[in-house]
Context: one part of a larger RNA
RNA sequence: CUGGGCGUAAAGAGUUGCGUAGGCGGUCUAUAAAGCAAGGCAUGAAAUAGUGUGGCUCAACCAUACUGCUAUGUUUUGAACUGAUAGACUAGAGGAUGAGAGAGGUUAUUGGAAUUCCCAGUGUAGGAGUGAAAUCCGUAGAUAUUGGGAGGAACACCGAUGGCGUAGGCAGAUAACUGGCUCAUUCCUGACGCUAAGGCACGAAAGCGUGGGGAGCAAACGGGAUUAGAUACCCCGGUAGUCCACGCUGUAAACGAUGGAUGCUAGCUGUACACCGUAUCGACCCGGUGUGUAGCGAAGCUAACGCGUUAAGCAUCCCGCCUGUGGAGUACGAGCGCAAGCUUAAAACAU
Repeated sequence: CUGGGCGUAAAGAGUUGCGUAGGCGGUCUAUAAAGCAAGGCAUGAAAUAGUGUGGCUCAACCAUACUGCUAUGUUUUGAACUGAUAGACUAGAGGAUGAGAGAGGUUAUUGGAAUUCCCAGUGUAGGAGUGAAAUCCGUAGAUAUUGGGAGGAACACCGAUGGCGUAGGCAGAUAACUGGCUCAUUCCUGACGCUAAGGCACGAAAGCGUGGGGAGCAAACGGGAUUAGAUACCCCGGUAGUCCACGCUGUAAACGAUGGAUGCUAGCUGUACACCGUAUCGACCCGGUGUGUAGCGAAGCUAACGCGUUAAGCAUCCCGCCUGUGGAGUACGAGCGCAAGCUUAAAACAU
């Protein structure tokens, strides 16, 4: 390479969001004959190979005759398939019109509860903390309680197996701007599609740079305990950080540990949104369709667990990835980065 695989054994890249090259591609008609198929002709050296015969005393070896040598070129034909060209179609895709749901995104404004701190009043000896304590706070008046103020961060209830988003993720309220989605009508375009190496973009937390901010929490650090020890678990404090703006980093059990697209293959039950029918004065109820999201299950698959119309079933197309374990996601080289480091990625050797 072939073959076999990728939920959990090695293996789906964080999202593949946009998309280049490439690969693949719906229905019908015609042309031409590029692929493809069949036939004819030409070439397909010698040696080697196979078979027969012969020569070295045999054999290896040698000679000779016949056969074979996967291919290439040219020409003729063309039922279908693929491609090309031309024309047409509407079932894919997109648009239009009319509705609708939503923590989708960005910016600004704003609200109440709570924690902490400050000021003032009342009030007096405790408070806090733990398994038990102690460090700690408090007669310079704490804790508690009442009133006022400051500031930062997060949004109880609703709240959900709920919703939205490509993923990361998104939750007080209001406004502006803005992306996507679903349903209905079946009006328009007419294959405009799928995938996607490189590329571009986005990408939790932590971390980095500059400037702000800093209530609570809290790596590091200090102290008190526990313990044989305790660089921990528990307690009292506490700085980076957590928050904002701009820039960088580019990784996660970035998980559904499950790449994307299309078609097909029993059902039952819940739930979200839209629509239709039934019912009704109108709704609720009840039934159905589509799109999502959950639970259970036919067939089938699976090593088993389990999956099961949201497939891990049956098929097709495209991409990515795997090939015993350790060495090692390391060394070296290269690219990127301010750095931390990230990406790409071996071998010796051991077993």
Predicted 3D model of a 351-nucleotide part of an RNA (small-subunit ribosomal RNA, central domain) from a Candidatus Saccharimonadota bacterium. The coordinates come from a structure-prediction model, not an experiment, and the mean pLDDT is 81. It matches the Rfam family "Bacterial small subunit ribosomal RNA". Its family is annotated with ribosome and structural constituent of ribosome in the Gene Ontology.